Context: one part of a larger RNA
């Protein structure tokens, strides 16, 4: 893991509330009990104790449709103006273990040191080798000692190391050979040593060369029996069908924040009216937000001007005076900000009426569920104008919503599924093949495979293609080539030098020209050489410049090769603007069919939690067909058929003895989930 059985809102109460049926009814009603019938646990008399309702009010005395309060014949509170009440049934609560199972613990009656910790009695065990302490004896030595040599002698928590006890380090084991081992290698091995046997110490006790360690494979408090079905505001599961409506994740409060209470929101019943709800449109309002706006205020402000005040600086014995590319009030120009500023000010949203529309609202009663919300937008707070953050607001949507789009995807787009069709149209979205439907059409773009349905900057681009403003050009432009580019002069100063071209100056002039700078770069030490400006000649038709827009293009970097979804496309199957067909959803048509509400037209039927409503199989009971049945019942196992479903009927084969219609009644009444229980494979 399958199969098969079992397996969770029960059940008692003279409790409490509400409907619904049924008696009576200002009343209602009996309990034990007791008497009879009977197979009985049952029926039927009787039994009036007792309950409950018919009056309240007040702490009470009391008073009484009133009554407390109070000084009151004020005024407020609670009442009064009539329906209860037995029984049944069914929803809902309370007391019981109370919808199943689930603790960790806590108290208490016992058992247990044959495992291990320690202690106590009494026995046992420790090859083999090494080492040489005290003393002791000679000898030397001394004044006697010390001392020093040799020998004997055998001490040690002594030294190597078997058994024996340990477990140091690896590797293998890990559903093992073993619920702590094996193999190599390690450590103690006369001691604080190892063992047998017997005995002692218990559970908030015990023992511990102290690890919270042991205390029978169990230990931050053992194991058993009971209290006990402890408790669980927690987890997990709760089982046949079909129809009708349908939420919540808010607020208050809470030792409260995953939990409950009221209230919002749902569902059934009941109610009645000056139709209260709701949308549009009009008309009338109360505001101070969005924007503005500030010489209208309070506060902040950039630069400029007048100019008080300080600050510095001159100047003087001092008093005055003068000056400022400092600093800065008021003012006056220019710009310009504010949630907690407002001289102003919408737009929605709110209230009031009136009209139309269209069906809610409300209000008492029984049942809940919810009180963990999530994304997107849209206005704010917070936070970094950060978050798939986080706290309000106003929408939507998912949540509890399928269907079609978005390659794929809760929430983005379309669009709200009673059910049936091999019918039609049409959103979003697409039309070259995968894929249904244009290889449509009409002008441009793009050469980047840029693009083709997520996504990129600043800042650069003589790729390209428009617009707009301008200057030059057949009196010949621009781009090239030919050829010139001179002379006073090496200006002049500087400087070793400085002759266009280190650096300074400067009426940078003036000649000869078609032109030609007292020089535009590059070279020399300085020269010299190369070259441009500028002119001619040559060629012969457009060349420059600024500004702006379109596609492009660098900029561009992510972790298994690659890709727009893929195949693939290049006057597209890219981007951009019209236009016209078509595809294409459970949308809307059409045909038929069911069911809800309704008097009928006619609407409406997607749906978690929840509410309500109607049914369907299973087991007994009672009546009932005075059923079926060895000419074959229950069961098991195929077909056929009927009901919208749960389900039923008919019949074949097996099977071998009971079952079943219809009307009621009563339940150990329905299983796929609980790491579920038992069993079987």
């Nucleotide at each position: 893991g399958c199969c098969u059985a079992c397996g969770a809102g029960u059940u008692g109460c003279u409790c409490u509330u509400u409907a619904c049926u049924a008696g009576c009814a200002a009343g209602g009603u009996u309990a034990a009990g007791u008497c009879c019938g009977u197979a009985g646990a049952c029926g039927g008399a009787u039994g009036g104790a007792g309950c409950c309702g018919a009056a309240g009010c007040g702490a009470a005395a009391g008073c009484g449709a009133g009554u407390c309060u109070g000084a009151a014949u004020a005024g407020g509170g609670c009442g009064a103006a009539u329906a209860g009440u037995u029984a049944g049934u069914a929803g809902a609560g309370g007391c019981a273990g109370a919808c199943g199972c689930g603790a960790a613990a806590c108290u208490u009656u016992g058992u247990g040191a044959u495992c291990u910790a320690c202690c106590c009695a009494u026995g046992a065990c420790c090859a083999g080798g090494u080492u040489g302490a005290a003393g002791c004896c000679c000898c030397g030595a001394u004044a006697a000692c010390a001392c020093g040599g040799g020998g004997u002698g055998g001490a040690g928590g002594a030294c190597c190391g078997a058994a024996c006890c340990a477990g140091u380090a690896a590797a293998c084991g890990u559903u093992g050979a073993a619920a702590a081992g094996u193999u190599u290698u390690u450590g103690g091995a006369u001691g604080a040593g190892u063992u047998g046997u017997g005995g002692g110490u218990a559970g908030g006790g015990g023992u511990g060369a102290a690890a919270g360690g042991c205390c029978a494979a169990u230990c931050a408090a053992a194991c058993u029996g009971a209290g006990a079905a402890a408790u669980a505001g927690c987890u997990c599961g709760u089982a046949c069908u079909c129809c009708c409506c349908g939420a919540a994740a808010u607020g208050u409060a809470u030792u409260u924040a995953g939990g409950u209470a009221c209230a919002g929101c749902c569902u059934c019943g009941a109610g009645g009216u000056u139709g209260a709800g709701u949308g549009u449109c009009a008309u009338a309002g109360a505001g101070g937000u969005a924007g503005a706006g500030c010489u209208a205020c309070u506060g902040a402000u950039a630069g400029g001007g007048c100019u008080a005040g300080g600050g510095g600086g001159c100047u003087u014995c001092a008093c005055c005076g003068c000056c400022u590319a400092c600093c800065a009030a008021c003012c006056c120009c220019u710009g310009a900000c504010a949630a907690a500023c407002u001289c102003c000010g919408a737009a929605u949203g709110c209230u009031a009426u009136g009209a139309c529309a269209u069906a809610u609202a409300c209000u008492c009663g029984g049942g809940a569920g919810u009180g963990a919300g999530g994304c997107a937008u849209a206005g704010g707070g917070u936070g970094c104008u950060a978050a798939g953050g986080u706290c309000c607001u106003g929408u939507g949507c998912c949540g509890a919503g399928a269907g079609g789009g978005a390659a794929a995807g809760a929430a983005c787009c379309c669009a709200g599924a009673c059910c049936a069709u091999c019918a039609g149209c049409u959103a979003a979205g697409g039309u070259c093949c995968c894929c249904a439907a244009a290889u449509g059409u009409a002008u441009g773009c793009u050469a980047a495979g840029u693009u083709g349905a997520u996504c990129u900057a600043a800042c650069g681009u003589g790729g390209u293609c428009g617009g707009a403003u301008u200057g030059c050009a057949u009196u010949g432009a621009c781009a090239g080539c030919u050829a010139g580019g001179a002379u006073g002069u090496u200006g002049g100063c500087u400087u070793g030098g400085a002759a266009g071209c280190a650096g300074c100056c400067a009426u940078u002039c003036a000649u000869u020209u078609a032109a030609a700078g007292a020089g535009u770069g590059c070279g020399u030490a300085a020269c010299a050489g190369c070259u441009c400006a500028c002119u001619a000649g040559u060629c012969g038709a457009g060349c420059g410049a600024u500004c702006u827009g379109g596609c492009g293009u660098g900029g561009a970097u992510a972790a298994u090769a690659c890709u727009c979804g893929g195949g693939c496309a290049u006057u597209a199957a890219g981007c951009a603007u019209g236009c016209u067909a078509c595809c294409g959803a459970a949308g809307c048509u059409a045909u038929g069919g069911g069911a809800u509400u309704g008097a009928a037209a006619a609407a409406u039927c997607g749906g978690u939690a929840g509410g309500g409503g109607a049914g369907c199989a299973u087991u007994c009971c009672a009546g009932u067909c005075u059923g079926c049945g060895u000419c074959g019942a229950a069961g098991g196992u195929g077909g056929a058929u009927c009901g919208u479903a749960a389900g039923g009927u008919c019949u074949g084969c097996u099977g071998g003895a009971g079952c079943g219609u219809c009307u009621g009644g009563a339940a150990a009444a329905g299983a796929a989930a609980a790491u579920g229980u038992a069993g079987g494979c």